[in-house]
Context: one part of a larger RNA
RNA sequence: CGUAGGACAUUUGAAGGGGCUUGGUCGUAGUACGAGAGGACCCGGCUGAACAGACCUCUUGUGAUCCAGUUGUCACGCCAGUGGCACCGCUGGGUAGCGAGGUCUGGUCAGGAUAAGCGCUGAAUGCAUAUAAGCGCGAAACCUUCCCUAAGAUGAGAUGUCCCAAGCGAAAGCCAAGAAGGGCCCAGGAAGACGACCUGGUUGAUAGGGCAGAUGUGGAAGCGUGGUAACACGUUGAGCUGACUGCUACUAAUAGCCCGUUCGG
Numbered sequence: 001c002g003u004a005g006g007a008c009a010u011u012u013g014a015a016g017g018g019g020c021u022u023g024g025u026c027g028u029a030g031u032a033c034g035a036g037a038g039g040a041c042c043c044g045g046c047u048g049a050a051c052a053g054a055c056c057u058c059u060u061g062u063g064a065u066c067c068a069g070u071u072g073u074c075a076c077g078c079c080a081g082u083g084g085c086a087c088c089g090c091u092g093g094g095u096a097g098c099g100a101g102g103u104c105u106g107g108u109c110a111g112g113a114u115a116a117g118c119g120c121u122g123a124a125u126g127c128a129u130a131u132a133a134g135c136g137c138g139a140a141a142c143c144u145u146c147c148c149u150a151a152g153a154u155g156a157g158a159u160g161u162c163c164c165a166a167g168c169g170a171a172a173g174c175c176a177a178g179a180a181g182g183g184c185c186c187a188g189g190a191a192g193a194c195g196a197c198c199u200g201g202u203u204g205a206u207a208g209g210g211c212a213g214a215u216g217u218g219g220a221a222g223c224g225u226g227g228u229a230a231c232a233c234g235u236u237g238a239g240c241u242g243a244c245u246g247c248u249a250c251u252a253a254u255a256g257c258c259c260g261u262u263c264g265g
Base pairs, nucleotide, nucleotide: 001152005163006162007161008160009159010158011157015149016148017147018146021049022048023047024046025045026044027043033038051106052105053104054103055102059100060099061098062097066093067092068091069090070089071086072085073084074083075082076081110144111143112142117137118136119135120134164264167174168173177261181259182258183257184256185201186200187199188198189197206252207251208250209248210247211246212245213244216240217239222235223234224233225232226231
C1' cells in the first nucleotide's frame, strides 16, 4: 500500500514444512515342520538404542560475590571485629535462571488408491487362461490421519462484536463536532539484536523498597563459663541470605499529546 468504511477478537485451510528408524526378549511353543540336528509363520506382551520435542520435580553442571572456612599483606590508633588487594586470592557448599548426563512425551493405529506379486469370474480359442470387458487382495514408497506455518490464497475467505445518522446541498462536496480503536510516553517481562510480542500505568501490585515466608550456608557478633593457651561449650538451628513466593501504594508508572471520521464507488 492492497484486501471498496473504520476497528477489536476468534477462526477456516489453498499451499508449504516437519515427522516416518530399529534392536532384544517373553508367551503362543520346543508347537507346526523335520529321521534327527534343529526349529517357525501368524498373533499378543515387555524392554531398549539412536533421534526429536518439551520441561526443571528428582540427579547433576554452572551459578563473578548468597553463606562459611582460610593464606599473605595493607588499612580502620591497638585488642577484638571488619574492609581492600592477591585469577572471583584459594577452598567447601549453593537459591533463581539457563543447561544435560536428568525427567516426561513422540514415531503408532487406522483409512484410500496402488507396485512387484497372488487371485475370482471369463471369452477371443466350446478346453485352458488373473485380462481382453468386469471384480478382489497386496508394501517403510504415494494421498490422508499426527505436529508447525499459513488469506499478499491479489482467488486477498469466514464469524462475532464495537463506532460514525448534527447542518447546508439535487449530487459532488462543504462545514461544526474528532467516534470505536490505536500510537507516542512511562514501570517492566521466563519476550527480545533493533523493531516486534506480552503485562501494567493510580478505578494500579508493573518494577523497586518494606514486611513475612521459602531457600542456601551451617551455629554470627557480643557476653558468660572452662582452660596457662590454642580452643571448647552456652546464649543459638544462631546470624546472614541475589534472582524465588505472598502481602503491602512507601518510591516510580504523573500530566498530556498525536493519529484515526460523518454510513462507505
The part of an RNA shown here (large-subunit ribosomal RNA, domain VI) has 265 nucleotides and comes from a metagenome.
The coordinates come from a structure-prediction model, not an experiment, and the mean pLDDT is 89.
The RNAcentral record of the full RNA draws on SILVA.